[in-house]
Context: one part of a larger RNA
RNA sequence: GCCAACGAGUGUUCCUACCAGCUCUGUCGAAACGCCUCUGGCGUGAAGGCAUAGCGAAAGCGAGUGUGAACAGCGCGUCCAAUCGAGCUGUUGGGAACGACCCGAAGCCAAGCGAGCUUGCCAUGAGCAGGGUGAAGUCCCGUGAAGACGGGAUGGAGGCCCGAACCCGUAGACCGUUCAACGUCUUGGGAUGACUUGUGGUAAGAAGUGAAAAGCUAAUCGAGCUUGGUAAUAGCUGGUUCUCCCCGAAAUAGCUUUAGGGCUAGCGUCGACAAGCAAGUCCUGGAGGUAGAGCUCUGGAAAAAAUGUUCUUGGGGCAACCCAGACAUUUUUACCAAACUUCGAAUGCCAGGACCCUAGACUCGACAGUCAGAACGUGGGGGCUAAGCUCCGCGCUCAAAAGGGAAACAGCCCAGAUCUUCAUCUAAGGUCCCUAAAUCAAGCUAAGUGCAAAACAAGGAAGUGAAGCUCCCCAGAUAGCUAGGAGGUUCGCUCAGAAGCAGCUAUCCUUUAAAAAGUGCGUAAUAGCUUACUAGCUAAGGAGUUUUGCGCCGUAAAUUCAUAGGGGCUAAGCUUGAUACCGAAGAUAAGGACCCGACCACAUCUGCAAAGUUGUGGCGGGUGGUAGGGGAGCGUCCUUACUGCAGUAAAGGUGAGUCGUGAGGCUUGCUGGAGCGGUGAGGAGUGAGAAUGUUGGC
Numbered sequence: 001g002c003c004a005a006c007g008a009g010u011g012u013u014c015c016u017a018c019c020a021g022c023u024c025u026g027u028c029g030a031a032a033c034g035c036c037u038c039u040g041g042c043g044u045g046a047a048g049g050c051a052u053a054g055c056g057a058a059a060g061c062g063a064g065u066g067u068g069a070a071c072a073g074c075g076c077g078u079c080c081a082a083u084c085g086a087g088c089u090g091u092u093g094g095g096a097a098c099g100a101c102c103c104g105a106a107g108c109c110a111a112g113c114g115a116g117c118u119u120g121c122c123a124u125g126a127g128c129a130g131g132g133u134g135a136a137g138u139c140c141c142g143u144g145a146a147g148a149c150g151g152g153a154u155g156g157a158g159g160c161c162c163g164a165a166c167c168c169g170u171a172g173a174c175c176g177u178u179c180a181a182c183g184u185c186u187u188g189g190g191a192u193g194a195c196u197u198g199u200g201g202u203a204a205g206a207a208g209u210g211a212a213a214a215g216c217u218a219a220u221c222g223a224g225c226u227u228g229g230u231a232a233u234a235g236c237u238g239g240u241u242c243u244c245c246c247c248g249a250a251a252u253a254g255c256u257u258u259a260g261g262g263c264u265a266g267c268g269u270c271g272a273c274a275a276g277c278a279a280g281u282c283c284u285g286g287a288g289g290u291a292g293a294g295c296u297c298u299g300g301a302a303a304a305a306a307u308g309u310u311c312u313u314g315g316g317g318c319a320a321c322c323c324a325g326a327c328a329u330u331u332u333u334a335c336c337a338a339a340c341u342u343c344g345a346a347u348g349c350c351a352g353g354a355c356c357c358u359a360g361a362c363u364c365g366a367c368a369g370u371c372a373g374a375a376c377g378u379g380g381g382g383g384c385u386a387a388g389c390u391c392c393g394c395g396c397u398c399a400a401a402a403g404g405g406a407a408a409c410a411g412c413c414c415a416g417a418u419c420u421u422c423a424u425c426u427a428a429g430g431u432c433c434c435u436a437a438a439u440c441a442a443g444c445u446a447a448g449u450g451c452a453a454a455a456c457a458a459g460g461a462a463g464u465g466a467a468g469c470u471c472c473c474c475a476g477a478u479a480g481c482u483a484g485g486a487g488g489u490u491c492g493c494u495c496a497g498a499a500g501c502a503g504c505u506a507u508c509c510u511u512u513a514a515a516a517a518g519u520g521c522g523u524a525a526u527a528g529c530u531u532a533c534u535a536g537c538u539a540a541g542g543a544g545u546u547u548u549g550c551g552c553c554g555u556a557a558a559u560u561c562a563u564a565g566g567g568g569c570u571a572a573g574c575u576u577g578a579u580a581c582c583g584a585a586g587a588u589a590a591g592g593a594c595c596c597g598a599c600c601a602c603a604u605c606u607g608c609a610a611a612g613u614u615g616u617g618g619c620g621g622g623u624g625g626u627a628g629g630g631g632a633g634c635g636u637c638c639u640u641a642c643u644g645c646a647g648u649a650a651a652g653g654u655g656a657g658u659c660g661u662g663a664g665g666c667u668u669g670c671u672g673g674a675g676c677g678g679u680g681a682g683g684a685g686u687g688a689g690a691a692u693g694u695u696g697g698c
Base pairs, nucleotide, nucleotide: 001698002697003696004695005694006693011098012097013096014095015094016093017092019090020089021088022087023086024085026050027049028048032044033043034042035041036040054061055060064076065075066074067073101239102238104236108229109228110227111226112225113224119203120202121201122200123199124198125197126196127195128193130162131161132160133158137154138153139152140151141150142149143148166190167189168188171186172185173184174183205221207217208216209215242633243632244631245630246629247628252265253264254263255262256261266370267369268367269366270365271364272363280355281354282353283352284351285350286349292343293341294340298337299336300335302333303332304331305330306329307328308327313324314323315322316321373398374397376395377394378393379392380391381390382389403414404413405412418592419591420590421589423588424587425586429582430581431580432567433566434565438579439578440577441576442575443574444573450569451568459553460552463550464549465548466547467546468545469544470543471542472541480537481536482535483534484533486510487509488508492504493503516531520529521528593623594622595621596620597619599618600617601616602615603614605612606611634687636684637683638682639681640680641679642678643677644676645675652671653670654669655668656667657666658665659664
């Protein structure tokens, strides 16, 4: 890992609701409650009275009893019905208490067992090669008055030194399914001591022991191990077993030692009640201060003018004062505002009316689930008008929705899957090939721009198309070519020089078709070239500017091309117009299944009838679905009543056929070799794929 078996809403008591069965069912009516036309009336009304069993004087007996000897007779009694509702029992749903759907802690407490490991202590034993150093003391010699000091010898101290055994475990490597649940090798520390060690003993679980690390107390220690309390508790994680049919959510509010949990409400389901009520559309009538707009108010901010005052800021002036500036008020112009409004929508909201409606509203009862939401569009707050960000409002989809499109792609676009069909029409989106389906017409683009949802950065450019405006032009424009481009004058100043052309000032006059006190280059300064300007030649358009379409540059990322989906395309790109076609589980066509209906017909049953029940057919509507609610069934085991099968072959196994929407059923071949069904009712240890499930096998 697979296979098989086992494996999770159960039992008791009580409460509650629906359903089923059975039993009962009086009247007056206080308090109370409800309603109304409100000093009152009506309805309900297990406080209570009477009644529901009688007979007898009574004890007493009881559908009887009294009388009586009597089972005689007689007296008095008994006999009948009902809705609402009540009670009891049972199934089912829900709740409470219990282990309470199943498995799962770490833990808490109690009673015991442990010091053969290890820590400390006690008793009694044992061990420490060899080498070195050379304390005190003692003796001798010397010095000294002496205490004492110096030298030599002797001596043999020490948690002394080096280093085996022994004890330890510093550093590195190896090992790391190991030799080993801590080892091996090399290298290290101690090695006469607070040393090491044998044997025996002693101290323990909130306790011991500890040269203290919360270390150690049997491979376990911030509280040992074993058993018990015990099925501890787990607002947490995982798992929770057959089928079909109907409906179908929520991820919100309030409160919460509450925030990943609850309770109530909201939203779902089922039942009851009754009922033209909910939603939608249209009409009518309302309230309002948003968007927008505006500047009346409240504030903000810009400019101008007038006036004024003072301030004092700058300049001028002896001063008066003048110029510039500041401030305030007024006026004018053009603005800004969530906490401004003289104004002011669209939607939405409220009320009434009409239409429409298989029902979607209200109320009551039973059962839930939901309280982590997500993207997108839009109105906003926060943030950086950042985020696949965050928080609200409105909408939509996903969640719980498959199908088609968007290459692929929960939340985007189209569209809501009951089933069948090798039928038709469309939506979004598409129609060169991959790949179903296309052509026509007019423009644009030359950048592979584009064929792309998202790129217009600022900025730059005789790219190219369209539209407009202004100016020059056959009295000849623009470009080109030919020629001129002069004189006063080298203007003046400055300067070494300054001559059109370093710089400063001025910028006149003359001759002219025209020519600057000079546009640029140039020289040391001149010179030289050139321009403006003018004439001629030529010849028909030229110059500028604005708006706009499509393009260009700006444009750089990390593994070749590497996001048009690919091939590829100059249209198979873009703009505009036209007509076709393709395209979905949408719609239509044909047939079937199921559910529903305040509709129609027929039949059936109850009933005098009214009316209702059930069935069939028609007509109409519906049938995606998680959590979840409701309904109807299949199968397993057992019990019971009735009834069957079986050695002429039961169950089981394994094939085949067939029936049913399905769970499943039936028939039969082979195998197998002794039990097994059907119908009705009842009862459950009743359905396996998941739980790091349990056991077994492979």
Notes:
Predicted 3D model of a 698-nucleotide part of an RNA (large-subunit ribosomal RNA, domain II) from a Minisyncoccales bacterium. Its mean pLDDT, the model's own confidence on a scale to 100, is 81. Its Rfam family is "Bacterial large subunit ribosomal RNA". Rfam 15.1 lists 51,934 matches to the family in 10,816 species.